[in-house]
RNA sequence: ACGCGCUCCGGGGUCAGUGAAAAUCUGAACCGGCGGUAUAGUCCGCGACCCGCACGACGCUCACCGAGGCUCCGGCCCCGAGGCACCGUGCGGUUGAACUGGUGUGAUUCCAGUACCGACGGUGAGAGUCCGGAUAGGAGGAGGCGCGU
Numbered sequence: 001a002c003g004c005g006c007u008c009c010g011g012g013g014u015c016a017g018u019g020a021a022a023a024u025c026u027g028a029a030c031c032g033g034c035g036g037u038a039u040a041g042u043c044c045g046c047g048a049c050c051c052g053c054a055c056g057a058c059g060c061u062c063a064c065c066g067a068g069g070c071u072c073c074g075g076c077c078c079c080g081a082g083g084c085a086c087c088g089u090g091c092g093g094u095u096g097a098a099c100u101g102g103u104g105u106g107a108u109u110c111c112a113g114u115a116c117c118g119a120c121g122g123u124g125a126g127a128g129u130c131c132g133g134a135u136a137g138g139a140g141g142a143g144g145c146g147c148g149u
Stems, first nucleotide, its partner, number of pairs: 001149006007142003014028004029129002031118002033046004041116002050093007059084003065080002068077003098114005120132003
């Protein structure tokens, strides 16, 4: 120095008005995961959420189908296939939004101006900011230790 393992870290944001009722409407404000790149919510890629498929493990079910056993001939037990739910891994799909000018070797990333976006469920009123899944998960990051080359 490299590889493997371990440990830790790893998402932010509100007030007022109206009203019977809204942190959801109106007005103003605030927030912005990870890697790349000249410093990025809006470029490229990733993660999470959502959908599908395959495999694995596990539990339940089993009208019908297949095998075995028992029978007091009424049925019963059990295995397989099938079906359902949960979890894990992999793959695929889906997944919002920015322009102009300036500086510069280089910036849709900086500066100036003007904009835009924000999953799902819940709620005495419609949610990026409240509650919930989430004391979860994760792209990744950090440092030390152990082992090996």
Predicted 3D model of a 149-nucleotide RNA (FMN riboswitch aptamer (RFN element)) from Frondihabitans sp. 762G35. The RNAcentral record of the sequence draws on Rfam. Its mean pLDDT, the model's own confidence on a scale to 100, is 84. Its Rfam family is "FMN riboswitch aptamer (RFN element)". About the family: The RFN element is a highly conserved domain that is found frequently in the 5'-untranslated regions of prokaryotic mRNAs that encode for flavin mononucleotide (FMN) biosynthesis and transport proteins. This element is a metabolite-dependent riboswitch that directly binds FMN in the absence of proteins.